[in-house]
RNA sequence: GAGAGUUUGAUCCUGGCUCAGGAUGAACGCUAGCGGCAGGCUUAAUACAUGCAAGUCAAGGGGUAGAGAGUUUUCGGAUUCUUGAGACCGGCGAACGGGUGCGUAACGCGUAUGCAACUUACCUGUAUCAGGGGGAUAGCCCGGGGAAACCCGGAUUAAUACCGCAUAACAUAUUGACUGGCAUCGGUUGAUAUUGAAAGAUUUAUCGGAUACAGAUGGGCAUGCGUAAGAUUAGCUAGAUGGUGAGGUAACGGCUCACCAUGGCGACGAUCUUUAGGGGCUCUGAGAGGAGCAUCCCCCACACUGGCACUGAGAUACGGGCCAGACUCCUACGGGAGGCAGCAGUAGGGAAUAUUGGGCAAUGGAGGCAACUCUGACCCAGCCAUGCCGCGUGCAGGAAGACGGUCCUCUGGAUUGUAAACUGCUUUUGAAUAGGAAGAAUGUGUGGCUUGCGAGCCAUAAUGACGGUACUAUUAGAAUAAGCCACGGCUAACUACGUGCCAGCAGCCGCGGUAAUACGUAGGUGGCGAGCGUUAUCCGGAUUUAUUGGGUUUAAAGGGUGCGUAGGCGGCGGAUUAAGUCGAUGGUGAAAGGUAGCAGCUUAACUGUUUUACAUGCUGUCGAUACUGAUUUGCUUGAGUUACCGAGAGGCAAGUAGAAUUUCCGGUGUAGCGGUGAAAUGCUUAGAUACCGGAAGGAAUACCGAUUGCGAAGGCCACUUGCUAUAGGUAAACUGACGCUGAGGCACGAAAGCGUGGGGAUCAAACAGGAUUAGAUACCCUGGUAGUCCACGCUGUAAACGAUGAUUACUAGUUGUUGGGUUCUUGUGACUCAGUGACCAAGGGAAACCGAUAAGUAAUCCACCUGGGGAGUACGCCGGCAACGGUGAAACUCAAAGGAAUUGACGGGGGUCCGCACAAGCGGUGGAGCAUAUGGUUUAAUUCGAUGAUACGCGAGGAACCUUACCUGGGCUAAAUGUUAGGGAAUGCAUCAGAAAUGGUGCAGCCGGCAACGGUCCGAAACAAGGUGCUGCAUGGCCGUCGUCAGUUCGUGCCGUGAGGUGUUGGGUUAAGUCCCGCAACGAACGCAACCCCUAUAUUCUGUUGCCAGCAUGUUAUGAUGGGGACUCAGAAUAGACUGCCUACGCAAGUAGAGAGGAAGGAGGGGACGACGUCAGGUCAUCAUGGCCCUUACGUCCAGGGCGACACACGUGCUACAAUGGAGGGUACAGCGUGUAGCUAGUCGGCAACGACACGCCAAUCACUAAAAGCCCUUCACAGUUCGGAUUGGGGUCUGCAACUCGACCCUAUGAAGCUGGAAUCGCUAGUAAUCGCAUAUCAGCCAUGAUGCGGUGAAUACGUUCCCGGACCUUGUACACACCGCCCGUCAAGCCAUGGGAGUUGGGUAGACCUGAACCGGAAGAUUAAAGACUUCGUUAGGGUAGAAUCAGUAACUAGGGAUAAGUCGUAACAAGGUAGCCGUAG
Repeated sequence: GAGAGUUUGAUCCUGGCUCAGGAUGAACGCUAGCGGCAGGCUUAAUACAUGCAAGUCAAGGGGUAGAGAGUUUUCGGAUUCUUGAGACCGGCGAACGGGUGCGUAACGCGUAUGCAACUUACCUGUAUCAGGGGGAUAGCCCGGGGAAACCCGGAUUAAUACCGCAUAACAUAUUGACUGGCAUCGGUUGAUAUUGAAAGAUUUAUCGGAUACAGAUGGGCAUGCGUAAGAUUAGCUAGAUGGUGAGGUAACGGCUCACCAUGGCGACGAUCUUUAGGGGCUCUGAGAGGAGCAUCCCCCACACUGGCACUGAGAUACGGGCCAGACUCCUACGGGAGGCAGCAGUAGGGAAUAUUGGGCAAUGGAGGCAACUCUGACCCAGCCAUGCCGCGUGCAGGAAGACGGUCCUCUGGAUUGUAAACUGCUUUUGAAUAGGAAGAAUGUGUGGCUUGCGAGCCAUAAUGACGGUACUAUUAGAAUAAGCCACGGCUAACUACGUGCCAGCAGCCGCGGUAAUACGUAGGUGGCGAGCGUUAUCCGGAUUUAUUGGGUUUAAAGGGUGCGUAGGCGGCGGAUUAAGUCGAUGGUGAAAGGUAGCAGCUUAACUGUUUUACAUGCUGUCGAUACUGAUUUGCUUGAGUUACCGAGAGGCAAGUAGAAUUUCCGGUGUAGCGGUGAAAUGCUUAGAUACCGGAAGGAAUACCGAUUGCGAAGGCCACUUGCUAUAGGUAAACUGACGCUGAGGCACGAAAGCGUGGGGAUCAAACAGGAUUAGAUACCCUGGUAGUCCACGCUGUAAACGAUGAUUACUAGUUGUUGGGUUCUUGUGACUCAGUGACCAAGGGAAACCGAUAAGUAAUCCACCUGGGGAGUACGCCGGCAACGGUGAAACUCAAAGGAAUUGACGGGGGUCCGCACAAGCGGUGGAGCAUAUGGUUUAAUUCGAUGAUACGCGAGGAACCUUACCUGGGCUAAAUGUUAGGGAAUGCAUCAGAAAUGGUGCAGCCGGCAACGGUCCGAAACAAGGUGCUGCAUGGCCGUCGUCAGUUCGUGCCGUGAGGUGUUGGGUUAAGUCCCGCAACGAACGCAACCCCUAUAUUCUGUUGCCAGCAUGUUAUGAUGGGGACUCAGAAUAGACUGCCUACGCAAGUAGAGAGGAAGGAGGGGACGACGUCAGGUCAUCAUGGCCCUUACGUCCAGGGCGACACACGUGCUACAAUGGAGGGUACAGCGUGUAGCUAGUCGGCAACGACACGCCAAUCACUAAAAGCCCUUCACAGUUCGGAUUGGGGUCUGCAACUCGACCCUAUGAAGCUGGAAUCGCUAGUAAUCGCAUAUCAGCCAUGAUGCGGUGAAUACGUUCCCGGACCUUGUACACACCGCCCGUCAAGCCAUGGGAGUUGGGUAGACCUGAACCGGAAGAUUAAAGACUUCGUUAGGGUAGAAUCAGUAACUAGGGAUAAGUCGUAACAAGGUAGCCGUAG
């Protein structure tokens, strides 16, 4: 020392991306009251106008202009004294201070040392000196040249300017003595020789000068250690490394030169390239670290670019010089001038950085004796929210919870919100007025005191840019002062409207396609606050480079294997040492900064001070000696050698053997062989295949044979021989740590491939043909060449795998096996060594799993990894004959890619099981006509919905009007209704126009009014208008389907890090997760079953409207009647069925038996009943409902039309095609139901539909009601018919306001297609299919052949589960999870992006070569001079030029691959056995 989001359906892990924090010399957007303290060109070391930034000294020198005073004057002047600028000679300073970061990867910087190899002006101390001379030169004056800058000549003059002479040593050389040290060497003291000094001024106080030594300060040089990146930079170096000698320097030194030698550096990274000033420190971080080098301090480097020296104590000199170059300016064109990376300022660049300010009052610096002068150093002020810190924009009360805004479930509520208004209080800040600092001390002047001399002390006078500033007081007054960002999660904070994958947002995940807390606006809220956000950058989080502190079986990652060099690490005992290590102590580690305390500004920031601590470092001294190291001496256990035993497909070479394939020869023999899913190509009557015999040749070695053996790995199998290597065991003897690992290096290294030469039987890339296919450059088949084999050489890669580096030690067991050994009790024994397998404890692991053959616990060494793709690619280099191998990036792009395991789903995976699923049967559909629904088409409209299964005789259980939603036309703007308080008089008839709605008129009644006339229900207030308009993907409810399938879950416990598992799996059994047994499960819930209804049997009770056996009455006849309850029936209650009994099997559950009994037997038959859920399944048009939309219309009324159309297509049905039938006649037997706006007996009329009259019945009473098939008789004889009935003509009936579009029925006439239906397809397992009729709902009627029910007659078949379809359970694989209608690969086409190659082309910096060559430096000679200097010439050198290798970068026609882009093309390679298992290397 904090984490979070994001890969998945979910989980754990790996792993990247992103966020929250802090910081900044910042910038941008919006906003802005004040003060304090800091900071302010990060870019163009680009160019600079203007002003200022270094002068000073008259106490070094000569002396001028000028001023003042005096004298004189011819008024022009002359002269004396005092004073005296500027300029000049001279001294000191200008090498400091100030700026910048170009260069520099270096002794540049940091740190620690050394100089016995050096220097130091000014300052301090000690000692000693200052004698005596000389010649010039500025200035001034005169003259000359030039545009100017400036220059030249002549004359004259001074010095603390310059030059000799004297004196002097501790200087230099030689040498003697003494002495020290650290290698070279040093110190002290003598002798001799040589050389070299000086300066004065003055106000008499002092200030200077020379030499030597010492100190202090500053500098110079050298060394150890530390101080970027790249190896796709591996070799570099000729003054290069060293020596001798010389020169040079303040000084050492190849610093330079001559000669000699050939060294020196480098894998511990030389050289080269790129980048960069270094440090104290700053930011961040828990720390270790990482990043940075603004402001302040130290060091370095630079001053337009490059070179060079001079002066000087000090420079190779920012505001000095010379030369060259570029640029700018002046010019009279001949020549000249310049250098802001000083302070301001300008232009330019840029996202971006200030005033051409005041002052030397303070601090500091230069000069001066001093006064003083100078000082863009500095002190201040100005500008800027750039940062840090502080203050304020009020405080208290105040509920009618005001108005307004916003939201809502809207008579109202919530919120804004004590917020406002209002009342009281305060006055920081701001305004006005008044006062008003500290910073000031010295120096100096004057006075005094002390003192040996320098000097010190006291008093007093004067000195402030900032500045009338800070600060203080008074007055009035809430008065002058709030914004920015955010509100989906991370992340504190939510609603409304607008928009509608648009506009837009976005740090990541991601929002937006009509109900957006994610866009925009508003209200509200949250955060911070004179600021707030954004962008950029750094650290953190990131243990995501892991020293602290990571990994490598499968996630990225163990080298293919061995030998071995350097290096790293290393057994036991003793001795010495003390390098590492440890302790104590000294020095240093500047100051500032940081930490802690105290203090000063009102506080804080800021500042001061003190002590401690830190600065983890370097270094000296003393000590310790366990460990490591070094040296040495021993030991035997590591390692090795020898002896013996003995195993093996270890390697190399030579030889030998048999079986088989193929070919050839001979024979037998005849029509096919071969091949496949099926075929064909191919071979064969020129005799194949087959069989027999023989021959040739090449390759490979059955059985043995085994998770057996050997080898380092690759790999190695017939047998024999030779050569050769190694593991293992046993026992001692010997050596005595000789060991382990191993970067580079060397060697080995499957297959394919390459070269040369052989060989060539089989197999077989390429290739050819035949098939398959939509295609088939494949899979299958027939052929077939390289190759496969051998020798020699190359290549050097593989999924070279145990995906697991080598070595050593330690850590429970059980059980196989190979090769040895020991022992006894001789066995299937025990123990032991080395190998090779399996299962497991502990432990480990994300898990799978590993587990003495570790992936456990430790140690040593090597190799490798750091998101996916781009890519093992490009470029470069190395290797190779080539193929190619090794090494190995970036741009760009994505937010994932990945591992293990889980649950599902899926599989042209497996196992088990079920279902009218198939099979076995029966009957249909598909062909015809018609009915009906749908599609399509048509139409003014053909209203709408339903569309695989799960739409299509469905919503609709009944469209002529109505319905009706659609269309055309005509109207209305309300109507209706309801609730209502109530009031009231009251309506009715006729008629006209019109299609009607509607409008008008008349009569009667009533009301108001004098009348004319008006009205004829009114109705306050209010609520709800209405919409079959849209959204079934906003919904409720209801429904379909999987599926009446047997499943779906929960609690507790247990297992697992977890998702999850267990239970629910297993063995049986069942229709069933039904039951039994077993079991880390034990229980439970929803489902199953049962409970409910109908039906099959019986009993009891009851007995009308039902029934009628017996008794009685009556009729032609009838329960018609009296009666009866026996029977049927009705409707209530019970009983009954439970594998209960028997036999067999079985542990049980249960199963079997034409078992018994029973009306019924194993769920008796049927119904209702539908788990968790799936299909965004269906329905906004049943109803309800959110939102949206329309409002003289998308509402509503009316008439007519349409929903009924018709080339066509499909579904569902009806009727048929006929004799098991049609027609005619006769005759028998049901059940469910329905009926007063109804059912209607019966009688009559009509051929009939029906009509007329009319009984009964609100129903176990009356009616519908006739059941039909059936049975009996007759007829028809196979035909488009006496089948079939469509279509059409005519005539009627009924319903209804109305049958034209568009009803049903009846009669008559007509008499179509059709002779059993292609591919295909549907239903059904028993009272079922098939077949026959009956009833009902809706309904005026009916398009009903539909639907829902009812009964009558009444079959066939099921061997069985291989296959098709659907489903259940277990298991397996998976790259699927929108779940296989999944996922996904590659070419091609299109536009976009970055990159490689590229004929070339352009540019940068540069090595070496040659030519030229300024200043300067050096050398030589000549001439001149007091010394110097100048001139001529030679060498070196900056710069320039010529040719131009190599390198880096830009660009380029064309070209290559890559990436990315909702819906392009072609195929389907991978994921399931992915439909040919997949993958790796190699070749084509």